RNAcentral holds the sequence, with entries from ENA, Greengenes and SILVA.
The RNA shown here (small-subunit ribosomal RNA) has 1401 nucleotides and comes from an uncultured bacterium.
RNA sequence: CCCUUAGAGUUUGAUCCUGGCUCAGGAUGAACGCUGGCGGCGUGCCUAACACAUGCAAGUCGGACGGUGCUUUAGGGGAAGUUUUCGGAUGGAACCUUUGGCAUAGUGGCGGACGGGUGAGUAACGCGUGGAUAACCUGCCUCUCAGUGGGGGAUAGCAGCUGGAAACGGCUGGUAAUACCGCAUACGCCUUUCAAUCCGCAUGGAGUGAAAGGGAAAGAUAUAUUGCUGAGAGAUGGAUCCGCGUCUGAUUAGCCAGUUGGCAGGGUAACGGCCUACCAAAGCGACGAUCAGUAGCCGGCCUGAGAGGGCGGACGGCCACAUUGGGACUGAGACACGGCCCAGACUCCUACGGGAGGCAGCAGUGGGGGAUAUUGCACAAUGGGGGAAACCCUGAUGCAGCGACGCCGCGUGAGUGAAGAAGUAUUUCGGUAUGUAAAGCUCUAUCAGCAGGGAAGAAAGGCCCGUAAGGGAGAUGACGGUACCUGACUAAGAAGCCCCGGCUAACUACGUGCCAGCAGCCGCGGUAAUACGUAGGGGGCAAGCGUUAUCCGGAUUUACUGGGUGUAAAGGGAGCGCAGACGGAGAUGCAAGUCUGAAGUGAAAGCCCGCGGCUCAACUGCGGGACUGCUUUGGAAACUGUAUAUCUGGAGUGUCGGAGAGGUAAGCGGAAUUCCUGGUGUAGCGGUGAAAUGCGUAGAUAUCAGGAAGAACACCGGUGGCGAAGGCGGCUUACUGGACGAUAACUGACGUUGAGGCUCGAAAGCGUGGGGAGCAAACAGGAUUAGAUACCCUGGUAGUCCACGCUGUAAACGAUGUGUACUAGGUGUGGGAGGACUGACCCCUUCCGUGCCGCAGUUAACACAAUAAGUAUUCCACCUGGGGAGUACGAUCGCAAGAUUGAAACUCAAAGGAAUUGACGGGGGCCCGCACAAGCAGUGGAUUAUGUGGUUUAAUUCGACGCAACGCGAAGAACCUUACCGGGAUUUGACAUCCUACUAACGAAGUAGAGAUACAUUAGGUGCCCUUCGGGGAAAGUAGAGACAGGUGGUGCAUGGUUGUCGUCAGCUCGUGUCGUGAGAUGUUGGGUUAAGUCCCGCAACGAGCGCAACCCCUAUUGUUAGUUGCUACGCAAGAGCACUCUAGCGAGACUGCCGUUGACAAAACGGAGGAAGGCGGGGACGACGUCAAAUCAUCAUGCCCCUUAUGUCCUGGGCUACACACGUAAUACAAUGGUGGUUAACAGAGGGAAGCAAGACAGUGAUGUGGAGCAAAUCCCUAAAAGCCAUCUCAGUUCGGAUUGCAGGCUGCAACUCGCCUGCAUGAAGCUGGAAUUGCUAGUAAUCGCGGAUCAGCAUGCCGCGGUGAAUACGUUCCCGGGCCUUGCACUCACCGCCCGUCA
Repeated sequence: CCCUUAGAGUUUGAUCCUGGCUCAGGAUGAACGCUGGCGGCGUGCCUAACACAUGCAAGUCGGACGGUGCUUUAGGGGAAGUUUUCGGAUGGAACCUUUGGCAUAGUGGCGGACGGGUGAGUAACGCGUGGAUAACCUGCCUCUCAGUGGGGGAUAGCAGCUGGAAACGGCUGGUAAUACCGCAUACGCCUUUCAAUCCGCAUGGAGUGAAAGGGAAAGAUAUAUUGCUGAGAGAUGGAUCCGCGUCUGAUUAGCCAGUUGGCAGGGUAACGGCCUACCAAAGCGACGAUCAGUAGCCGGCCUGAGAGGGCGGACGGCCACAUUGGGACUGAGACACGGCCCAGACUCCUACGGGAGGCAGCAGUGGGGGAUAUUGCACAAUGGGGGAAACCCUGAUGCAGCGACGCCGCGUGAGUGAAGAAGUAUUUCGGUAUGUAAAGCUCUAUCAGCAGGGAAGAAAGGCCCGUAAGGGAGAUGACGGUACCUGACUAAGAAGCCCCGGCUAACUACGUGCCAGCAGCCGCGGUAAUACGUAGGGGGCAAGCGUUAUCCGGAUUUACUGGGUGUAAAGGGAGCGCAGACGGAGAUGCAAGUCUGAAGUGAAAGCCCGCGGCUCAACUGCGGGACUGCUUUGGAAACUGUAUAUCUGGAGUGUCGGAGAGGUAAGCGGAAUUCCUGGUGUAGCGGUGAAAUGCGUAGAUAUCAGGAAGAACACCGGUGGCGAAGGCGGCUUACUGGACGAUAACUGACGUUGAGGCUCGAAAGCGUGGGGAGCAAACAGGAUUAGAUACCCUGGUAGUCCACGCUGUAAACGAUGUGUACUAGGUGUGGGAGGACUGACCCCUUCCGUGCCGCAGUUAACACAAUAAGUAUUCCACCUGGGGAGUACGAUCGCAAGAUUGAAACUCAAAGGAAUUGACGGGGGCCCGCACAAGCAGUGGAUUAUGUGGUUUAAUUCGACGCAACGCGAAGAACCUUACCGGGAUUUGACAUCCUACUAACGAAGUAGAGAUACAUUAGGUGCCCUUCGGGGAAAGUAGAGACAGGUGGUGCAUGGUUGUCGUCAGCUCGUGUCGUGAGAUGUUGGGUUAAGUCCCGCAACGAGCGCAACCCCUAUUGUUAGUUGCUACGCAAGAGCACUCUAGCGAGACUGCCGUUGACAAAACGGAGGAAGGCGGGGACGACGUCAAAUCAUCAUGCCCCUUAUGUCCUGGGCUACACACGUAAUACAAUGGUGGUUAACAGAGGGAAGCAAGACAGUGAUGUGGAGCAAAUCCCUAAAAGCCAUCUCAGUUCGGAUUGCAGGCUGCAACUCGCCUGCAUGAAGCUGGAAUUGCUAGUAAUCGCGGAUCAGCAUGCCGCGGUGAAUACGUUCCCGGGCCUUGCACUCACCGCCCGUCA
């Protein structure tokens, strides 16, 4: 210099942090689910080292040997037989000798110790790495030297006899060898002794010479040759020893008797307690012995940026094992997988007497298991054994088969193709998507299928020629008619799996309705689910895709790289101190660590780079790098270490000095409490929120005097002092520890920390013995309370006190371990010293302690900040999610209580820290409101009216439920309304649109019926536009078919709109800036002031918006204009007029404007003047951001769901008016501030009136009736206002009160029975001012009095308005309720109606 190093979800209302859980990646000897075209290369019992049927896996050599069998050559031999002239001929067998060949049981040699399998055991020199053997062995192979002479006795086979079921033997006889044994010879071999030389690393080693003793051999073949014996060397292979490394547990701390060493002997290839005898008593261990658990080790493999972590299957090296355990034999080599012996278990055979066996070799079987293959071909190649060789053997190996188990490669087509086909899905019904996708047209042929051709892997050895170098001929292929090449042919045969809420790429519909289900985490699902299931569509990967399991990563979440401990988990309660770790200055040496150079080693494979071979790749060949390590060696000397002699700064000692509740012991003191004695004294005391228990007439409490006892030490006293911590407080004395200051005489690094260990260690508790005044667990009683095993009260025992022991813990806290050094300041205080000064004051400097504030820095923030939580450094202790749990078990300690050490199963996705916004508090501060208080009138009691609940009912339709439902929706249910119930009807419908046909439509009286409706259509009746007069059209009706209508059916928790409420409370926000990591803060807080976030001042804020206020309406004064229906000075009327009243337009007026005082020179407040009105003049309309899933689907609108001869529509009757009861809201009363009668005598305002208001008049006791002037209204009418005034009643259930009931009437209406209102007469109930509780109201208000209107045929005690008369009180803000601002606490944030604990189910 370059390269490498990625995060996300989840705790909260939100934030930052801590911290766990989870995910995305890679990997696998895998398994499972769905699916599956081809090829190459790999790979395949991880479980039962469980048991094994069957076959095969180690033989070979006749050129070691005697035989045997078959065969060949030659010779001998001549049998049987045939023929015969009986002479013979022929025939040639057995047998013998001999030449070759083949086969072979046995003896003998070599090999069966290799190759192949498995991982049970093993925590070990087993493995890895590096050394050592001067302490060793080595068959076959290579080289060198020497030798190979001469004898002997056996034994298998074989023969005979014989035992046994078999396996297997026994006896006798004879026989060979490269089998076996002596003898000879032999050196450089071995043993012993001696002499001299050289060398090394300690024991020692190597040559040389001499002497004595000892030790060999085998032959085969026709030659060539090959064996054999001795010795030496090499190579190969092995053996032993050593350094270092190699899992977990201390809830395993002590282990070991051949144990450790010595001497002697034995044994071994060799060292050695390896073994034996004797002697000594050692040896190992906190640097983890012993014990327990787990495990073959490594090269490597997976992952990772790396450091690490996990694994050790295939391939390669080592080890161990071969049914289990033990043992040796043979051999160069074994204590031997396919050898032997013994024992055990198991299996098999048996004639029951005995025998046989060992797949963890290759196939294969059963079993186990989630799970792992063919009883294949070949020795053609490579390699191994034997052989001189040909050859033989070889489940090593080479190949093939099975399995998508893995990696790699290829294909399932390519181009064109819009009518954007059909189908499907969806839809706002227009469309959109699937989608150039398909079809269609053109083209290609990889793979598979067919046909033809067709390899490489093979060349050595052997044979021939050649002296040799070399040359030549010929043979051999399991795979395999396989790879590969070529041709023809057809798009024909070849795509699935998972996912689509976020993480995480990809969305809609339907079904379902906290069900069914999903889920890795968070979490989805309770009727509109992108999260379940299905479909369409989309995304990802692809002959695979998902799931499960396991490992690494992410996880800096065990932190070496690379974390922490004030409050999140985490500093030991404190000190002393052994081991250990770390350690001042300069100097000299050494070279262990360290640095550097070189050498050896770090096997191969693997990894990385480069080049090659299979068409590419996987795979593979070659070369290089790397293998970070270990060993040896040369050098350097700064640092660490070590050695030596020094130094004084760290540390300690000495001398002088003052401070202190430091400790231990003894003695002394006064105040107080209680008790005892005596005196005075009398009825209470005591105690509490209030009481009671308790004490007291047997004399208490109170008070005085005297005495006793125990415990604790007021004031001083102080974030003052001392001590390591716990802790220490009257005074005096004795003994004693430590710190500090000054000085600089002495020592010379003597220091720091400190696992274990030892000591100290509050309170409570325990033991023994004292003591015991007060206090006081337990306990008793009294209260409180629903209860009260508590808080309060009266008593009261352990204990508290002392001595001696034990316990060993605390929020033992600064929640902050110890030591050292460094890093701005300011200000107190305790102890000391120095300087200056007249001075004990003050001041300056300095050391030690103890506080506060504060900069840098640190911190998640809070905060810390020279007494660090800063910057460095030393050592120790401790932490690793919450719960379970500081629990269980074990161990140690303790008299006990208990302490120390200290888990797991299971369970959750959080638990937690700091800070922020809000809400809340029986927290604080400030302020407001008819909130309380002060008043007035009520409600709650009575009767009635009305609404609600409840009950009842066929139905008593529905909604509204704290304030903010209940005289509410309803400004008016007899029918209608009406939604409810019974009954009767009806089905394209009572209502809307579309189509077809027909007809004008319509339709009285009448009949039946409860009516709807039906009959009858007879009477009647015929409209509009165009016309070619045929008709057509519009509208209407009837009939028909379907689309549809209809629904006061559901959901106000799917909604719009509207409304209530906090609240007419003064608040709610934004932009920019600033502060904070951030949520957020600031502004908006503060000081004043206001009804007000109203205004002023200040301020890291400056501005702005919605609210407040104002603008609007009514009202109070006045000016002006206009005046009829109003008014009038004109005597009345008419007329006239418009001053006044009044009406209704436009103006004026009020703004703290003026004066004074206060205030901060402000805002503003208080007082005053003037004024009709004075500080918002009085009312109204007007309602910020938002809260309550507040109310309403029944005003209306509306999504979705539901009904469709009914949940729609019509009609009749009933119901909404029920009635044991409970509540709310009102009316009327209970009477004298009143009732009744009279006075027809006054005075309003605001409204209404044509299907209306209705005057005067008449009738009636009256409701009302008759009749009808006037008036569509400042004209007429409703319309009389009432409280008032006068008289009477005289405190009674009344001359109060009027309910209820009876009778008789009136009005409205089709109709007053259920179920209207009014009138008259009669009747005359409860009720005598209302318990707990509770409501309204602050002035023209409350109270009281009447009047009008809406709705409406009729029906108000309700509602909405109007005026008349017209008060009382407010000290004040402690308290109740509600609200605003600031602040504080908080485990609440669905926000205290919160959260949460225990018990029970």